RNAcentral holds the full RNA, with entries from SILVA. A computed fold for a 353-nucleotide part of an RNA from Cepaea nemoralis, annotated as large-subunit ribosomal RNA, domain IV. Rfam family: Bacterial large subunit ribosomal RNA. Rfam links the family to the GO terms ribosome and structural constituent of ribosome. The organism belongs to Cepaea, within Eukaryota.
Context: one part of a larger RNA
RNA sequence: GGCUAGUGAAGGAACUCGGCAAAAUGCUUCUGUAAGUUCGACGAUAAAGAAGAAGUUAUAAUUUAGAAUCAUUUUAUGAUUCUUUUAUAACUUGUCACAAAAGUGAGGGCUUCGACUGUUUACUAAAAACAUAGCAACUUGCUAAGACGAAAAGUACUUGUAUAAGUUGUGAACUCUGUCCAAUGCCAUUUGUUUAAGGAAGGGAAUCUUCUUACGGGGAGUGUUCCUGACUGAUGCGGUGGUGAAUGACGGUCUUAACUAUAAGGAUCUGAAAGUAGCGAAAUUCCUUGGCCAUUAAAUGUGGUCCUGCAUGAAUGAGGUAACGCGGCCCUGCUGUCUCCACUAGCUUCUCA
Numbered sequence: 001g002g003c004u005a006g007u008g009a010a011g012g013a014a015c016u017c018g019g020c021a022a023a024a025u026g027c028u029u030c031u032g033u034a035a036g037u038u039c040g041a042c043g044a045u046a047a048a049g050a051a052g053a054a055g056u057u058a059u060a061a062u063u064u065a066g067a068a069u070c071a072u073u074u075u076a077u078g079a080u081u082c083u084u085u086u087a088u089a090a091c092u093u094g095u096c097a098c099a100a101a102a103g104u105g106a107g108g109g110c111u112u113c114g115a116c117u118g119u120u121u122a123c124u125a126a127a128a129a130c131a132u133a134g135c136a137a138c139u140u141g142c143u144a145a146g147a148c149g150a151a152a153a154g155u156a157c158u159u160g161u162a163u164a165a166g167u168u169g170u171g172a173a174c175u176c177u178g179u180c181c182a183a184u185g186c187c188a189u190u191u192g193u194u195u196a197a198g199g200a201a202g203g204g205a206a207u208c209u210u211c212u213u214a215c216g217g218g219g220a221g222u223g224u225u226c227c228u229g230a231c232u233g234a235u236g237c238g239g240u241g242g243u244g245a246a247u248g249a250c251g252g253u254c255u256u257a258a259c260u261a262u263a264a265g266g267a268u269c270u271g272a273a274a275g276u277a278g279c280g281a282a283a284u285u286c287c288u289u290g291g292c293c294a295u296u297a298a299a300u301g302u303g304g305u306c307c308u309g310c311a312u313g314a315a316u317g318a319g320g321u322a323a324c325g326c327g328g329c330c331c332u333g334c335u336g337u338c339u340c341c342a343c344u345a346g347c348u349u350c351u352c353a
Base pairs, nucleotide, nucleotide: 001348002347003346004345005344006343007342008341010339011338014337019334027052028051029050030049031048036042038172053093054092055091056090057089058088059087060086061085065083066082067081068080069079070078071077072076094098106332107331108330109329110328111327113325114324118130119129134170135169136168137167138166139165140164147155148154174319175318176317178250179249180248183247184246185243186242187241188240189239190238192237198232199231202228203227204226205225206224207223208221209220210219211218212217251269252268253267254266255265278312279309290306291305292304293303294302295301
């Protein structure tokens, strides 16, 4: 010097990214307990406070257990007394300290996110991520849909049957969930001088066998091959319509009120429609440490408010919310985190012997 424990004057977070770590709280009984709230075994062990050892005496109770005596009708019941037990009061005794050890909640306020319990990156992430109950949409009538499988085999779903099964999204409960079907998707419907692969009457060419010939050719074969091809041919494409808790989208410009400013209003262009309710410098705000208020002696923090939303917004859910949990900020208590270090015990390093 280090490690592991411990103690500390005065101060008490001044430390630090941050109270990290440590300290503090802690038990039982009694008292008492706020806002909020989904009205509850919620919040709540809220918070805040008091008492606690051993012994003696007295009182009370019938609360516990037992003994003795007496009375009555034996069993049994009742009464009295004693001990025991419990409670209360007074007194006495001892310790620095009486829940004497170990084990064993710090508390409160505001706020973001997620409702909750739960799950997760075995070996740097436990969370706001995943899941969840609930909500909604779509598919499916049973030899069901969707899935596995090379399969017309077979299998799970299921010895289930739409209050069921599968897929997708959202994510308790509460208040709600606006406009747009132009694009993409899906559904329905319709039929087109439609056409694709395929089929195909007919036409053309080459070739084999055979018959015939006037040697140029001609005929026959359910011949063979190739080219062409009227016509035919779908669930596709096109047409028409519907559909958002389907993929998604949800504007500019100019001007205007008797100071100024602002613009309820007006004009105009585009578009399928031009963002409604709500929320808003937000886990979203670049400019930005936005403006104002509160908190502090001092605040890029935190809370409230404003709205000028670079680039919020409604199940890619919006908004607030009791309870619970992880974060952010603050207060009380507490402390060697610090001002500023010191000492004690054990172990260890190093030096010397």